RNA sequence: CGGGGCAUAGUGUAAUGGCAGCACGAGUCCUUUGGGAGGAUUUAGUUCCAGUUCAAGUCUGGAUGCCCCGA
Numbered sequence: 001c002g003g004g005g006c007a008u009a010g011u012g013u014a015a016u017g018g019c020a021g022c023a024c025g026a027g028u029c030c031u032u033u034g035g036g037a038g039g040a041u042u043u044a045g046u047u048c049c050a051g052u053u054c055a056a057g058u059c060u061g062g063a064u065g066c067c068c069c070g071a
Stems, first nucleotide, its partner, number of pairs: 001070007010024004018054001025043006047063005
């Protein structure tokens, strides 16, 4: 320098263009003498900038970061 892939909650991982879920974690409560286990409930997310569309995590272009291959 060229090509390809990936970016979603604190962590991991889903999501035919149509309300962004699940698990772990964290907070509160119940249960227990206490702890552990269990139950209820809450919390928090689409890397960034544009475009297409009634509607974008998803499609298109660009940027940034990481990984792989080639030179």
Molecule: transfer RNA
Organism: Minisyncoccota bacterium